RNA sequence: UUCUGAGAAGAGUAAACCCGGAGAGAUCCGGGGGCACAAAGCCAAGGGUCCUCGUUCGCCCGCUACACGGUGAAACGGAUAGCCUGGUUGCCGAA
Numbered sequence: 001u002u003c004u005g006a007g008a009a010g011a012g013u014a015a016a017c018c019c020g021g022a023g024a025g026a027u028c029c030g031g032g033g034g035c036a037c038a039a040a041g042c043c044a045a046g047g048g049u050c051c052u053c054g055u056u057c058g059c060c061c062g063c064u065a066c067a068c069g070g071u072g073a074a075a076c077g078g079a080u081a082g083c084c085u086g087g088u089u090g091c092c093g094a095a
Base pairs, nucleotide, nucleotide: 005092012037013036017032018031019030020029021028022027035082041088042087043086045085046084047083048080049079050078051077052075055074056073057072058071059070060069
């Protein structure tokens, strides 16, 4: 230095749940809490999953068309790094 990860040491993060706040929502932020985590630090590039305010398209829809309303779908829109891959930075030192 690389691989690696001790019931090593010192530190660190914080799931569910509860309280307050933001958001249409997934979810996020602060406090409590502690299931776990050796990158559970950071980055939405690829895949997965989730959301549906707005957007687009379809249907309800009628002489015709548009708008409004209702409803369904999509992803050009979001969320998730504690789903996986990838990128990047980094603490410690037994075998």